[in-house]
RNA sequence: GGGCCAGUAGAAAAGCCUGGAGUUUUCGUCUCCCUGUCACGGAGAAGAUCGUGGGUUCAAAUCCCAUCUGGCCCG
Numbered sequence: 001g002g003g004c005c006a007g008u009a010g011a012a013a014a015g016c017c018u019g020g021a022g023u024u025u026u027c028g029u030c031u032c033c034c035u036g037u038c039a040c041g042g043a044g045a046a047g048a049u050c051g052u053g054g055g056u057u058c059a060a061a062u063c064c065c066a067u068c069u070g071g072c073c074c075g
Stems, first nucleotide, its partner, number of pairs: 001074007010027005020058001029045005051067005
C1' cells in the first nucleotide's frame, strides 16, 4: 500500500443480504406484588442520536461514499 471481518441500551448478542415505529433475547438497574425479612418467583418501566461524517430515498441500524478504532490476511 491492497483486501476482509468487527463496532448496536450499563454488559453480551441478534437484526443488515431483501429499507418501513430504536424491533428482539439474556444479564444488570428501578417500581410494584409475593414473603416476618432476604433470596426465588410474578407484573411493569426506564435505558441506544446502531463507531463518526456525508449522500440516496417519502422513509436508513439496514443501501452508497469517505473516515476512525481493533483484529486477520496479502504484498
Molecule: transfer RNA
Organism: Candidatus Pacearchaeota archaeon